[in-house]
RNA sequence: GGCUGCAACAUCCCCGUGAGCGGGGUUAGCCGGUUUACCGGUAAACAGUGCGCUCACUGCAGUC
Numbered sequence: 001g002g003c004u005g006c007a008a009c010a011u012c013c014c015c016g017u018g019a020g021c022g023g024g025g026u027u028a029g030c031c032g033g034u035u036u037a038c039c040g041g042u043a044a045a046c047a048g049u050g051c052g053c054u055c056a057c058u059g060c061a062g063u064c
Base pairs, nucleotide, nucleotide: 001064002063003062004061005060006059007058013050014048016057017056018055019054020053021052022051023049025046026045027044029042030041031040032039033038
């Protein structure tokens, strides 16, 4: 250095780091519907999004 399998490190457990994509959540806006209680659509913001995927990197084990 290549490949394979992983996350020990964590103020219970799970969670290595960064970026991106899809989906979900919350917030307020706009548009439409409406039985005025809500429903649908739309571009955005927010976040330990306990959902999935991709790329690069850190570390651990094995192997070449």
The RNA shown here (nadA riboswitch) has 64 nucleotides. Its mean pLDDT, the model's own confidence on a scale to 100, is 80. The sequence is in RNAcentral, with records from Rfam, Ribocentre and ZWD. The model forms 100% of the base pairs in the Rfam consensus.